RNA sequence: GGCGGUGUAGCUCAGUGGCAGAGCAUCCGGUUCAUACCCGGGGGGUCGGCGGUUCAAAUCCGCCCGCCGCUACCA
Numbered sequence: 001g002g003c004g005g006u007g008u009a010g011c012u013c014a015g016u017g018g019c020a021g022a023g024c025a026u027c028c029g030g031u032u033c034a035u036a037c038c039c040g041g042g043g044g045g046u047c048g049g050c051g052g053u054u055c056a057a058a059u060c061c062g063c064c065c066g067c068c069g070c071u072a073c074c075a
Base pairs, nucleotide, nucleotide: 001071002070003069004068005067006066007065010024011023012022013021018055026042027041028040029039030038048064049063050062051061052060
């Protein structure tokens, strides 16, 4: 260089056109003499960036950026 995968909450990941979610973590409360476990609840997101398609895009298309893997050959 070429090809493929991937990027969504602090972390690990779902969501494949129509309200952005789960688990863990964190915070508050319950329980306990107390801590842990356990139970209930809250906060936290410009969905990597820019453009396009669409009534509507995390999702489809193009370009760019980061990360991972394969290939490094033919003429």
Predicted 3D model of a 75-nucleotide RNA (transfer RNA) from a Pseudomonadota bacterium. RNAcentral holds the sequence, with entries from ENA. Its mean pLDDT, the model's own confidence on a scale to 100, is 82. Its Rfam family is "tRNA". By type it is a transfer RNA.